[in-house]
The prediction has a mean pLDDT of 79. SAM riboswitch aptamer (S box leader) from a soil metagenome, 123 nucleotides, folded computationally.
RNA sequence: UUAUCGAGAGUGGCAGAGGGACUGGCCCAUUGAAGCCACGGCAACCGCCCCGGCCUACCUAACGGUGAACGGGGGACCAGGUGCCAAAUCCAGCUUCGGCGCGAAAGCGCCGGGGGCAGAUGA
Numbered sequence: 001u002u003a004u005c006g007a008g009a010g011u012g013g014c015a016g017a018g019g020g021a022c023u024g025g026c027c028c029a030u031u032g033a034a035g036c037c038a039c040g041g042c043a044a045c046c047g048c049c050c051c052g053g054c055c056u057a058c059c060u061a062a063c064g065g066u067g068a069a070c071g072g073g074g075g076a077c078c079a080g081g082u083g084c085c086a087a088a089u090c091c092a093g094c095u096u097c098g099g100c101g102c103g104a105a106a107g108c109g110c111c112g113g114g115g116g117c118a119g120a121u122g123a
Stems, first nucleotide, its partner, number of pairs: 001123005010039005018028003022093004040085003045081002048074005057066003089118001094115009
């Protein structure tokens, strides 16, 4: 920089009080948190396989062929690199739209939607 983030997938051992990024909420946790180890699983980002393939490069006497940005599709273990395995990225945080309520007004509250911020993971 870019893509994705309402799907999916856990047991055992060690350990012993925290964890869910931050803040608020709400959850999880001594019926055992974090962390480490073992084994298992999910998924399909990269890789892999197939098809198309501008410009361009290379090979060929030529026909033609090869590589390739990019696009589309495929399978998921026989074989890779990551990632992940409570809850939507657990929800919200800034802004905006709609509805309802309260209020003299400014505005506030609740419900629902859009965009953004932040974060996570891959390339």
The sequence is in RNAcentral, with records from MGnify. Its Rfam family is "SAM riboswitch aptamer (S box leader)". About the family: The SAM riboswitch is found upstream of a number of genes which code for proteins involved in methionine or cysteine biosynthesis in Gram-positive bacteria.